[in-house]
C1' cells in the first nucleotide's frame, strides 16, 4: 500500500502516472467519455548523509514523468589485522586480482487454453540463449612504532 470479516497473505529491478501512444464509442478530424499499455529476468542491506543508483537479455515505446530502492561516493562502526596506528581491499560468507569448477535465466519464440467489442489481459505447454554477482580451489598483501627472541 493492496486483498480479507478476521487470523493472515502478497509487494522493492518494484510501485504510479493527467504526458506520450494504442483502443472502443460519441463525433466527425477537433474534441469528449470510458478503456489499454507503460522493464524480460539475474543480482543485491552493519549505520547515516549525499547521489540523474548494479547486470546482462529483447522483435528497442523496456519513450516520458513521480515515487521507492539493497548499488555508488564520504563519515562513522567492524573485518582482514596479530599490540597500536597508517595505507589498501572488504561488510558478519567482511583479499582486490588473475585461471578453473559450480551457481535452473526470463521474456521475446513455437503451440495452445481463457477474458474482452477491442487496445490487450490472465495461464499452460515446448525448446533456447545472458552478464554482473556470490560459492570452492589454486595462486595472490604494504609501511611506521613499540615488544618479544
Nucleotide at each position: 500500500a493492496g486483498a480479507g470479516a478476521a487470523a493472515u497473505c502478497u509487494u522493492a529491478g518494484c510501485g504510479c502516472u493527467g504526458g506520450u501512444u494504442c483502443u472502443c464509442a460519441u463525433u466527425u478530424c477537433c474534441a469528449u467519455g470510458a478503456g489499454a499499455a507503460g522493464a524480460c529476468g539475474a543480482g543485491g542491506a552493519g549505520a547515516a548523509g549525499g547521489u540523474u543508483g548494479u547486470c546482462g537479455a529483447g522483435c528497442c515505446g523496456u519513450c516520458a514523468g513521480c515515487g521507492g530502492a539493497u548499488g555508488c561516493c564520504u563519515u562513522c562502526c567492524g573485518g582482514g589485522c596479530a599490540g597500536u596506528c597508517c595505507a589498501c581491499c572488504c561488510g558478519a560468507a567482511a583479499a582486490a586480482u588473475g585461471c578453473c569448477c559450480c551457481u535452473u535465466a526470463a521474456a521475446g519464440c513455437c503451440g495452445c487454453u481463457u477474458c474482452g467489442c477491442g487496445a490487450g489481459g490472465a495461464g499452460c505447454g515446448g525448446g533456447a540463449c545472458a552478464a554482473a554477482g556470490g560459492g570452492g580451489g589454486c595462486a595472490g598483501g604494504g609501511g611506521a612504532c613499540g615488544c618479544a627472541g